A computed fold for a 693-nucleotide part of an RNA from an Acidobacteriota bacterium, annotated as large-subunit ribosomal RNA, domain II. The prediction has a mean pLDDT of 87. The RNAcentral record of the full RNA draws on ENA.
Context: one part of a larger RNA
C1' cells in the first nucleotide's frame, strides 16, 4: 500500500405512541403448585370503572369562600393484557479511542545517596613546615645554606569526564567515531556485598534519578472510567423535505421550549393572491412652527472706550452685539408638515397550491455564505463586521460569464440520430448574419482607475466684431503740458504712496510688459494704411487623449485576429442557443371515472385488489414516512441430484433497483423453492483488527 477475513443501534426491564389479537364494564395473573412436556392450577397484586381538596373530609360534584355569587379542577367521550414497530428512562446501551483517578502489589543487576569490606593512580617537575649546621643579637627575631618532602600543588599515560569540531542522522551504534579538550593523591576512580520505594526514595538542585519514556514508576484490579469531542457506522427503490432564527443556561462548536420538516387523524378554503372600502403610522422627502446647530445685512438694547462731568444727567464711537426683522441653511436621538410601500380588518372574484388551523408520533437544525436594496459600526476601507426585506447556495443537474459554491437564464423521472425558445451569441477557433438602414470613435479607445489638465474631434444654444473691411500678418504713428504731485541719494509711464487732469490729434494710458543707478532704448493698449472673408468669446452635450510604476513570458478581448469595424450609439429583419417548452414511447405517486372480483357482526355515500381512462406531480444534504431485494437458521408443504448438488469461470437473458433465471466449462455431495417465524443478516472508508503478497 493492494487483496480476503473479521468489523458497530443489541439485550433486560419500567414508560409511551401507532399497528394488531383475546376479552370486554371488566381486564388481567405474580410468585409457587402438579405435570416428561403440551399445558392446568394459584385472585395476592395491577390498570381500568369519580373526583375534589394540603388535609380532616364531602361526593357529581368539590376546593376556595362569610356566600345559595364568582373562579379553579373535574361530570359527556372503553378498558385492559399478549405480539409487533417507533421514541424514550436505568443499565457500559450504536462502536472504537483519552490523558487521568483510587487499591492491591513488583522493582535501587540502570541510575541517586549511603553503609561494610577490597583494589587502582607510569613517569616527570616544584620544595611548605619541621629539623642541622653557619652567621647575627644582652637573649631573640632574623639572614643564609644543608636536610626535609608538605599540597583538594604543577606537567602528563592507565583510569575517569565529555569543553569544541568534523563525520554519522532509513547510524555501524535508540547517544557512536575521529581529531583535539577537562582531572589525574583527591569533594578521587572503581571490584564485591547491603540499605532507602511511588505523594515516597535519593538529588553539591537539573523536576534530575528511581532497570533505553517520570511534575508523580511498573503490574494487575475497579474497568466496558468519563469524554457536551474526532472518527467510523455495511442491500435497494418509492412519496415529501428542512435549519444555520428568537428567548434561556457556569451559556457560547453543548442543551431546553419555541420557529422551519416529516407521518397519521380531525376540520374543511378557514390560506394566499387580486380589486374595493375603512383604519391605526411619523419613515423616505421636505420644512424651520418648537428643540438646537449655524452665514450675511437692516434695527440696535445692555456693556466697554472717549469727550464732558461735584453728583445727577448729557455729548460720540470703524468695539461687543441681546430681542426684533430680511435673506439663505443644518439634525438618529428636532417636526408647522409627510408619501410610496408594508400592516390590521371587511366584502367580491380568482386559486385546490404536498394552502391554513388543531391533535397525536418522530425528527433534523440553533458554525452559515454571497449577491440587491434599507440602516448602524469602520475610513461613506475590505472576499470586513453586525441588523432588516428579497434572491441564489447550502440541498440544485443544465445554458451562459474562457476557467469561476454565492451573478444571469432555467429547477434534471425515464429514452429519442425530432421542434420551438431563455439568458448569450451569431469573422475563425465554435452552432448561428463577414445582415439591412443612420451616426460617432482613430485612441487598438473598444480591450482597468480620480482629482486635474489641454486650440482633439461631432452635435446644440448664447453672444461680439466685420465689405462703411473685421480676425491674423506686413508698414506707419503711438504726441505735447510733464522728468504730474509726494517720497527718495535717484525715483523721468514702469521701487512705492497719492491723483488720475488738460491740449493737439486719425489715434496715443500720468501707461501692458522688457530694460536704465536715474534717464535712453524696445514693446503694449489706442490709430491710420495694405490685404479681403469670415473671425473672437462663453455655456450645455457625444465619442476619445494625458494622468498610467511589479516582479518566470505577450499576460488588463479566453485566442487568432478585427478601423464606413468582428468598435460605440439608435433602430430593424433573421438565426443559434439549455436536463426549459412542445411532440412520440415508456414508469411511477396522488387524485378522479369505468368495469370485474373478493371481504364484512356493520350489505354501506364501506373497504381492498386487478385492469383501462383522464388529470396533476416526481432535482434535494440533515430528517420523516412507505415497499421490497438479498445472506444464516427454524419449522410446515412441495421438488432437484454421481444421467452429477453447493462452490467457483467466462457468456446469454430478464426485471426500476437490490438482484434472477439459464447454458458451457470445472467440480464431486449435497442443495432448492412456497408460506410462517427467528437473527451474531448486507462493509470502501473507523492513522480500524488479523493474514498473505
Nucleotide at each position: 500500500g493492494c487483496c480476503a477475513g473479521g468489523g458497530a443501534g443489541u439485550u433486560a426491564u419500567g414508560g409511551u405512541a401507532u399497528g394488531u389479537g383475546g376479552c370486554g364494564a371488566g381486564g388481567u395473573u405474580a410468585a409457587c403448585c402438579a405435570g416428561u412436556g403440551a399445558u392446568g392450577g394459584g385472585u395476592a397484586g395491577c390498570c381500568g370503572g369519580a373526583g375534589c381538596g394540603a388535609a380532616a373530609g364531602c361526593g357529581a360534584g368539590u376546593c376556595u369562600g362569610a356566600a345559595u355569587a364568582g373562579g379553579g379542577c373535574g361530570u359527556u367521550c372503553a378498558g385492559u393484557c399478549g405480539c409487533a414497530u417507533g421514541c424514550u428512562g436505568u443499565a457500559g446501551a450504536c462502536c472504537c479511542g483519552a490523558a487521568g483517578c483510587c487499591g492491591a502489589g513488583u522493582g535501587a543487576u540502570c541510575u541517586u545517596g549511603c553503609c561494610a569490606u577490597g583494589g587502582g593512580c607510569a613517569g616527570g617537575c616544584u620544595g611548605a613546615a619541621g629539623c642541622a649546621g653557619g652567621g647575627g643579637u644582652a637573649a631573640g627575631a632574623c639572614c643564609u645554606u644543608g636536610u626535609g618532602g608538605a599540597g583538594g600543588g604543577c606537567c602528563g599515560a592507565a583510569c575517569c569526564c565529555a569543553c569544541c569540531a568534523g563525520g554519522g542522522u532509513u547510524g555501524a551504534a535508540a547517544a557512536c567515531c575521529u581529531g583535539g579538550g577537562g582531572g589525574a593523591u583527591g569533594a578521587c576512580c572503581u571490584g564485591u556485598g547491603g540499605c532507602a520505594a511511588g505523594g515516597g526514595g535519593u538529588g553539591a538542585a537539573a523536576g534530575g534519578c528511581c532497570a533505553a519514556g517520570c511534575a508523580a514508576a511498573c503490574u494487575c484490579g475497579g474497568u466496558g472510567a468519563u469524554a457536551g469531542c474526532u472518527g467510523g457506522u455495511u442491500c435497494u427503490c418509492c412519496c415529501c423535505g428542512a435549519a444555520a432564527u428568537g428567548c434561556a443556561u457556569u451559556u457560547a462548536g453543548g442543551u431546553g421550549c419555541a420557529g422551519c420538516g416529516u407521518u397519521g387523524c380531525g376540520u374543511g378554503u378557514u390560506c394566499a393572491g387580486u380589486u374595493a372600502u375603512g383604519g391605526a403610522g411619523g419613515u423616505a422627502g421636505a420644512g424651520c412652527a418648537c428643540u438646537g446647530g449655524a452665514u450675511g445685512g437692516g434695527c440696535g438694547a445692555u456693556g466697554g472706550g472717549c469727550c464732558c462731568c461735584a453728583c445727577a444727567a448729557g455729548g460720540u464711537u470703524a468695539c461687543u452685539g441681546a430681542c426684533c426683522u430680511c435673506a439663505g441653511c443644518c439634525a438618529a436621538a428636532c417636526u408647522c408638515c409627510g408619501a410610496a410601500u408594508g400592516c390590521c380588518a371587511u366584502a367580491a372574484c380568482u386559486c385546490u397550491a404536498g394552502a391554513g388551523c388543531g391533535c397525536a408520533g418522530c425528527a433534523g437544525u440553533g458554525a452559515g455564505a454571497c449577491c440587491a436594496u434599507g440602516g448602524g459600526g469602520g475610513a461613506u476601507g475590505a472576499g470586513c463586521u453586525u441588523c432588516a426585506u428579497g434572491g441564489u447556495c447550502g440541498a440544485a443537474a443544465g445554458g451562459g460569464a474562457a476557467a469561476c459554491a454565492g451573478c444571469c437564464c432555467a429547477g434534471a423521472c425515464c429514452g429519442c440520430c425530432g421542434g420551438c425558445u431563455a439568458a448569450g451569441g451569431c469573422c475563425c477557433c465554435u452552432a448561428a448574419u463577414u445582415c439591412u438602414g443612420g451616426a460617432c470613435u482613430a485612441a487598438g479607445u473598444g480591450g482597468u482607475a480620480a482629482a486635474c489638465g489641454a486650440u482633439g474631434u461631432g452635435g446644440g444654444a448664447u453672444u461680439g466684431c466685420a465689405c462703411a473691411g473685421a480676425c491674423a500678418g506686413c508698414c506707419a504713428g503711438g504726441a505735447g503740458g510733464u522728468u504730474g504731485g509726494c517720497u527718495u541719494a535717484g525715483a523721468a509711464g514702469c521701487a512705492g504712496c497719492c491723483a488720475c487732469c488738460c491740449u493737439u490729434g486719425a489715434a496715443a494710458g500720468a501707461g501692458u510688459g522688457c530694460g536704465u543707478a536715474a534717464c535712453a532704448g524696445c514693446u503694449c493698449a489706442c490709430u491710420g494704411g495694405u490685404c479681403g472673408a469670415g473671425u473672437g468669446a462663453u455655456c450645455c452635450u457625444g465619442c476619445g487623449c494625458g494622468g498610467a510604476c511589479a516582479a518566470u513570458g505577450u499576460a488588463a478581448c479566453g485566442g487568432g485576429g478585427c478601423u464606413c469595424a468582428a468598435g460605440u450609439c439608435c433602430a430593424g429583419a433573421g438565426c443559434c442557443g439549455a436536463a426549459g417548452c412542445c411532440g412520440c414511447g415508456g414508469a411511477u405517486u396522488c387524485a378522479u371515472g369505468c368495469a370485474u372480483c373478493c371481504a364484512c357482526a356493520u350489505u354501506g355515500u364501506u373497504g381492498g385488489a386487478u385492469g383501462c381512462g383522464u388529470g396533476a406531480g416526481u432535482g434535494g444534504u440533515a430528517g420523516g414516512g412507505g415497499a421490497g431485494c438479498g445472506u444464516c437458521g427454524a419449522u410446515c408443504u412441495u421438488g432437484c441430484c454421481g444421467u452429477g448438488a453447493a462452490g467457483c469461470g467466462g457468456c446469454c437473458g430478464g426485471g426500476u433497483g437490490a438482484c434472477c433465471g439459464g447454458g458451457c466449462g470445472u467440480g464431486g455431495a449435497g442443495c432448492g423453492a412456497g408460506g410462517u417465524c427467528g437473527a451474531g443478516u448486507g462493509a470502501g472508508a473507523a492513522u480500524c483488527c488479523u493474514g498473505g503478497c